[in-house]
Context: one part of a larger RNA
RNA sequence: CGAGGGAUUUUUGAGGGGAGUUGACCUCAGUACGAGAGGACCAGGUUGAAGGAACCCCUAGUGUACCAGUUGUUACGUCAGUAGCAUCGCUGGGUAGCUACGUUCCUACGGGAUAACCGCUGAAAGCAUCUAAGCGGGAAGCCCACCCCAAGAUGAGAAAUCCACAAACUUGUGCUAUGCACAAGUAGACCCGUUGGAGAAUACAACGUUGAUAGGCAAGUGGUGUAAGGCCCGAGAGGGCUUCAGCCUACUUGUACUAAUUGGUCGAAGGUACAAAAAACCCAAUAAUUGAG
Numbered sequence: 001c002g003a004g005g006g007a008u009u010u011u012u013g014a015g016g017g018g019a020g021u022u023g024a025c026c027u028c029a030g031u032a033c034g035a036g037a038g039g040a041c042c043a044g045g046u047u048g049a050a051g052g053a054a055c056c057c058c059u060a061g062u063g064u065a066c067c068a069g070u071u072g073u074u075a076c077g078u079c080a081g082u083a084g085c086a087u088c089g090c091u092g093g094g095u096a097g098c099u100a101c102g103u104u105c106c107u108a109c110g111g112g113a114u115a116a117c118c119g120c121u122g123a124a125a126g127c128a129u130c131u132a133a134g135c136g137g138g139a140a141g142c143c144c145a146c147c148c149c150a151a152g153a154u155g156a157g158a159a160a161u162c163c164a165c166a167a168a169c170u171u172g173u174g175c176u177a178u179g180c181a182c183a184a185g186u187a188g189a190c191c192c193g194u195u196g197g198a199g200a201a202u203a204c205a206a207c208g209u210u211g212a213u214a215g216g217c218a219a220g221u222g223g224u225g226u227a228a229g230g231c232c233c234g235a236g237a238g239g240g241c242u243u244c245a246g247c248c249u250a251c252u253u254g255u256a257c258u259a260a261u262u263g264g265u266c267g268a269a270g271g272u273a274c275a276a277a278a279a280a281c282c283c284a285a286u287a288a289u290u291g292a293g
Base pairs, nucleotide, nucleotide: 001152005163006162007161008160009159010158011157015149016148017147018146021049022048023047024046025045026044027043033038051106052105053104054103055102059100060099061098062097066093067092068091069090070089071086072085073084074083075082076081110144111143112142117137118136119135120134169185170184171183172182173181174180175179188266189265190264191263192208193207194206195205196204213259214258215257216255217254218253219252220251222248223247224246229242230241231240232239233238
């Protein structure tokens, strides 16, 4: 931009893409078969490998905005308590998120037409012949079925709902002014703002006071592991009590305290032509019937 007024939502599926793998064991059955040795088809079940998808409840990793321990040094005048730097200084843990080594699921059942091949009936060619007419069976393959995209499928589809279809009204502007003309108004969308299950930008998704969208705050979950100060014990390093304390990131719930303020822009209707439909008339052709010649 188109999709034959403008929109919102939900869809159909022409077409396209993905997937398509396979082992072992058990039963049938030590059966059929075979002198024996050996040892099935068919059918049913169990469990894996590899590949793929999703997810984070469990296990595990990371987790440079969380907690603790600790070395050296500098600073806050000293002690105590802290902070900076040293690979996040090092070390021990760890929420959310992300991940696999983790969890769950899938590669299934079935149908149709077939390939090689196996057949029925059957002539040409009194026989024979799966084939010439005709009719069956038959594969991990093909078409469906399963998952995903999909109406720019220009052949542009469908459904539901909303607005409008030139009237009136309001506002504004202009004029030749008790009036006339033009523009705006609606459904909806965008800009803008708060954001994240999204994300390079865009897009997508949530929300914008009729509000829990983000921050803050409160409570909780969860992490760390018992803060500082004080008191007691010890010569001291240190230990105990206050204290399952203190601190606390991304998680959950609640709460308008802060910021989503106010607002702005866009947004259908006309004319002509074509197409389609209906009616009337005209012309031509064909078929049937009847009549006349």
Molecule: large-subunit ribosomal RNA, domain VI
Organism: Candidatus Blackburnbacteria bacterium RIFCSPHIGHO2_12_FULL_44_25